[in-house]
Predicted 3D model of a 103-nucleotide RNA (TPP riboswitch aptamer (THI element)) from a Gammaproteobacteria bacterium. Its mean pLDDT, the model's own confidence on a scale to 100, is 76.
RNA sequence: UGAUACAGCUAGGGGUGCCUUGCGCUUAACUGCGUGGAGCUGAGACAAACCCUUUGAACCUGACCCGGAUAAUCCCGGCGUAGGGAAGCUUGGUUCGAGCUUU
Repeated sequence: UGAUACAGCUAGGGGUGCCUUGCGCUUAACUGCGUGGAGCUGAGACAAACCCUUUGAACCUGACCCGGAUAAUCCCGGCGUAGGGAAGCUUGGUUCGAGCUUU
């Protein structure tokens, strides 16, 4: 001095479902809405937390999709070599090179 694993800082992007039960309102109807408790999966289901930022499956569209499970649900897989999708750093520093100088 160049590239760079892994972290850091700043900025930005994203999702928040299903079942059960109490209370209030509502409905022909646990029909719908709000608000508490408990349960399922998961990194995360309102935590000011989690994940992701082009080397992009974080997340969205397709999708009231298809197959398999479940009390039920993006719960699992397919779709998916599909189409979109949000960045910078003179912060530390692993590793690998190059040049110069000294011994």